[in-house]
This is a predicted structure of a 73-nucleotide RNA (transfer RNA) from a Rhodothermales bacterium.
The source organism's lineage runs through Bacteria, Pseudomonadati, Rhodothermota, Rhodothermia and Rhodothermales.

RNA sequence: ACGGGCGUAGCUCAAUUGGCAGAGCAGCGGUCUCCAAAACCGCAGGCUGCAGGUUCGAGUCCUGCCGCCCGUG
Numbered sequence: 001a002c003g004g005g006c007g008u009a010g011c012u013c014a015a016u017u018g019g020c021a022g023a024g025c026a027g028c029g030g031u032c033u034c035c036a037a038a039a040c041c042g043c044a045g046g047c048u049g050c051a052g053g054u055u056c057g058a059g060u061c062c063u064g065c066c067g068c069c070c071g072u073g
Base pairs, nucleotide, nucleotide: 001072002071003070004069005068006067007066010025011024012023013022019056027043028042029041030040031039049065050064051063052062053061
């Protein structure tokens, strides 16, 4: 330099041919317990890497850029 993949909650990952962004773990609160852990119940947490475009509607499609990984030379 070229080709491919990935980027979503603190972490690991979902999201059906474009139609209300979710789960587990972690965190906080509660029940239980002498206390704690475990278990159970609940709560909070996101401008979906950035900037544009298409569309009534974009995490999803298109363009550019940034970062990470793999490959070719």